A computed fold for a 491-nucleotide part of an RNA from an Aggregatilineales bacterium, annotated as large-subunit ribosomal RNA, domain I.
Rfam family: Bacterial large subunit ribosomal RNA.
Its mean pLDDT, the model's own confidence on a scale to 100, is 80.
The organism belongs to Aggregatilineales, within Bacteria.
Context: one part of a larger RNA
RNA sequence: GGCACAGGGGGAAUGACUUGGCGAUGAAUGCCGAUGAAGGACGCGGUACACUGCGAAAAGCUCCGGCGAGACGUGUGCAGUCGCCUGAACCGGAGAUAUCCGAAUGGGGAAACCCGCCACCCGGCAUGGGGUGGCACGCUCCAAUGAACACAUAGUUGGGGACGAGGGCACCGGACGAACCGAAACAUCCAAGUAGUCCGAGGAAAAGAGACGAUUCCGCGAGUAGUGGCGAGCGAAAGCGGAGCAGCCCGCAGCACGAAAACACUGAGUCGAACGGUCUGGGAAGGCCGACCGCAGACGGUGAGAGUCCAGUAGACGAACGGUGAUAAGCUGCAAUGAGUACCGCAGGGCACGCUAACCCGGCGGGAAGAUGGGGGGUCCACCCUCCAAGGCUAAAUACAUUCAUCGACCGAUAGGGUACGAGUACCAUGAGGGAAAGUUGAAAAGAACCCCGGUGAGGGGAGUGAAAUAGACUCUGAAACCCUGUGCCU
Numbered sequence: 001g002g003c004a005c006a007g008g009g010g011g012a013a014u015g016a017c018u019u020g021g022c023g024a025u026g027a028a029u030g031c032c033g034a035u036g037a038a039g040g041a042c043g044c045g046g047u048a049c050a051c052u053g054c055g056a057a058a059a060g061c062u063c064c065g066g067c068g069a070g071a072c073g074u075g076u077g078c079a080g081u082c083g084c085c086u087g088a089a090c091c092g093g094a095g096a097u098a099u100c101c102g103a104a105u106g107g108g109g110a111a112a113c114c115c116g117c118c119a120c121c122c123g124g125c126a127u128g129g130g131g132u133g134g135c136a137c138g139c140u141c142c143a144a145u146g147a148a149c150a151c152a153u154a155g156u157u158g159g160g161g162a163c164g165a166g167g168g169c170a171c172c173g174g175a176c177g178a179a180c181c182g183a184a185a186c187a188u189c190c191a192a193g194u195a196g197u198c199c200g201a202g203g204a205a206a207a208g209a210g211a212c213g214a215u216u217c218c219g220c221g222a223g224u225a226g227u228g229g230c231g232a233g234c235g236a237a238a239g240c241g242g243a244g245c246a247g248c249c250c251g252c253a254g255c256a257c258g259a260a261a262a263c264a265c266u267g268a269g270u271c272g273a274a275c276g277g278u279c280u281g282g283g284a285a286g287g288c289c290g291a292c293c294g295c296a297g298a299c300g301g302u303g304a305g306a307g308u309c310c311a312g313u314a315g316a317c318g319a320a321c322g323g324u325g326a327u328a329a330g331c332u333g334c335a336a337u338g339a340g341u342a343c344c345g346c347a348g349g350g351c352a353c354g355c356u357a358a359c360c361c362g363g364c365g366g367g368a369a370g371a372u373g374g375g376g377g378g379u380c381c382a383c384c385c386u387c388c389a390a391g392g393c394u395a396a397a398u399a400c401a402u403u404c405a406u407c408g409a410c411c412g413a414u415a416g417g418g419u420a421c422g423a424g425u426a427c428c429a430u431g432a433g434g435g436a437a438a439g440u441u442g443a444a445a446a447g448a449a450c451c452c453c454g455g456u457g458a459g460g461g462g463a464g465u466g467a468a469a470u471a472g473a474c475u476c477u478g479a480a481a482c483c484c485u486g487u488g489c490c491u
Stems, first nucleotide, its partner, number of pairs: 001490009015476001016440002020411002022408009031167002039101003042055003046078002050074002061095006070082003106115003116135007137164002139161007171202001172200005182189001186229001216243005226234002247393003250338001251334005263325005269317003275290005291308002293297001300310002343366004348361003353378001373388005427434002447475001450462004
C1' cells in the first nucleotide's frame, strides 16, 4: 500500500410525520373615507429583542349578554397580582379613548418634522411656557357689498352644507391603444380592441320596456350560414330548451301615506347514548374473555391500533345587543313628447360581415316633415305589414373577491404558496424592482443534581433521569461520496 471483516467519524439522502399550501362544491358577506380612510411612523408590559394587541385612558377602559374556575397574548422564567357565585381571564355585541404622518386640509416640508394666527383656560409681576377648540381648496345655497357701464353682472366679504376630494386584489362601464406572433417571406388580414395608460361606478356593474316583442346568463342550433390576399383565419342569427322575470317616469296644482315592530335566519353558546376484567408491555386504545349504545361505527386527541376515556358526531335547543331577509304606495285634475335631429353626400368606425351593403355610431358639408307625418322589414322601387327615434329610471337570473363549511385516484418540507419557521423578512439594488435559506429530543423536561479533567473555558469522563441518551439539545430515522481505528491475509 491492497483486499476482507468489524467498529467509528462525516454527511445529509431516505422513511415516517404535519402546524402549511393547492383545487372543487355549497352557503354567507361585500365598499371604506373630512365624525379623517387605506397604509404607516413612534410609542404602550414589573422585567420586554421580535411578533401579536392596543394608543399618552396605550397587551388595555365602560356597559349589555354568554361561559364557569381559573387567569395575567406568542412566552416559558423571576417577581408581583386578579378571580373562585360580590363571577376573573376568555367569547359575542354596543360604546369611550384613539399620539404623529398619510386625501392631509392653518402655513411650510427632505412623510411621521418645523413655524404660526384667533377665542377661551392654566401658570407667571411680566415676556417666554402649557392646555382645549377653530383657521385649506372646490362646489352649492343665503346675505351684504359692488366695477368697466345707467340698471345689472363680474368681483369682494360673511354665513350655512354628515357636499366633493383619497383608497379598494379581482370583477364592471368608458376613452386612448401597441408589438412580438400567425400567414411557413410580407403589405390587406391575424395577434386584438388583447397587453398597457387614463377616467368613472358599485357591491355588483352594464343592459333594458317597442321608430318592436324589454334586458341579462347557460345549453343546443354550430364550427352551421356566412366572411376571408375566399389565404392564415374570423365566425353569427333565427329558432328551441332552461335560469330569472317587472315594469315605469317627465311640467303645474291638490290630496293621501311615510317605516317602526313582530317573525325567520344568523353572529357567543347549551344539552347530547353506551365498558369492564385479564395478559404482554415503560405505557393498552393491542391479544384473550364477557357486556353495552347507536337518528351518534364522521374526524381528532389520549404513553401502541378506543363506537362506549376526552373533545366531538346524529339529534335537539339558544340572544340583552347587532346584522340580514327588506322591497312597502300611490290617487285626482289640467298639462306635457324630445331639431342642426331624422335624412342625403364624402371619407371612417362598430356590427361574425374586409362590400353592390341594409342596420348602429360619431367627423366635415348640406339639411326636413310634424301623424294627410316619420322609421323598419339586409342595395333600391311599388304594394303590404309593423312600429313611433332624436328625454330619463328600473329588481332578479350574471361576474369577482373575502370568510366559513364539506370534500379530494391533490402536495407532504428541493414537494405544495415566494413564505408550514419573528417572509414579502434577511439580503441585493440610486431606483423601479429582485428576493432567499430555515420544520421533527422525549409519552412527560423527568433538559443531566453531585464528582472528576480542563482556562471559574470549550469539550469530555463518571453519576443520575428515561422504555431508549449511538433519544443530550448540532437532539426522530440516519443511505452514499469522503476520512479513520482494530484484526486477518497478501505485497